[in-house]
About this RNA:
A computed fold for a 147-nucleotide RNA, annotated as c-di-AMP riboswitch aptamer (ydaO/yuaA leader). Its mean pLDDT, the model's own confidence on a scale to 100, is 79. Its Rfam family is "c-di-AMP riboswitch aptamer (ydaO/yuaA leader)". Gene Ontology terms of the family: cyclic-di-AMP binding and regulation of gene expression.

RNA sequence: UGUGCGCCACCGUCGAGUCCGCUUCGCGCGGAGCCGGGGACCCAUCUCUCCUGGGGUGAAUCGGGGCGCCACCCAUACGGGCGCACCGUAGGGCGACUUCCACGCCCGAACCCGUCAGCUAACCCGGUAGGCGGCUUGGAAGAAGGA
Numbered sequence: 001u002g003u004g005c006g007c008c009a010c011c012g013u014c015g016a017g018u019c020c021g022c023u024u025c026g027c028g029c030g031g032a033g034c035c036g037g038g039g040a041c042c043c044a045u046c047u048c049u050c051c052u053g054g055g056g057u058g059a060a061u062c063g064g065g066g067c068g069c070c071a072c073c074c075a076u077a078c079g080g081g082c083g084c085a086c087c088g089u090a091g092g093g094c095g096a097c098u099u100c101c102a103c104g105c106c107c108g109a110a111c112c113c114g115u116c117a118g119c120u121a122a123c124c125c126g127g128u129a130g131g132c133g134g135c136u137u138g139g140a141a142g143a144a145g146g147a
Base pairs, nucleotide, nucleotide: 010134011133012132013131014130018032019031020030021029022028033128034127035126036125037124038123043118053116054113055112056111057110062088063087064086066084067083068082069081070080091107092106093105094104095103097142098141099140100139101138102137
């Protein structure tokens, strides 16, 4: 001097997931704020057949072909279900005050309820986690702060 790892602090970021008080300091208790669910009138929905239960949080939906497995079948194919890796996509996030326009980089999951729930005033019930990054592109307008 450089690199890697760990811890603490600070700043920022996805997200509702922040703050205040009590405390026997415990997997504890209460409150504010924010978030989610259930729940009337009215409104909406309401038929038949095949396949298929239905619903919620969330941006995370929908489509395409490929490979593999499952079920059906005498067997194959079509169609159905599941998984894997891709290519797109509705939609969503970031680029360090806000908005608009460019440009760039990403996400497009996961989980829960349990046969049950449209909307919904009063009312009722719950959550308040977890993860990631380290100077963070330009132009215009506005705002704020410092010297």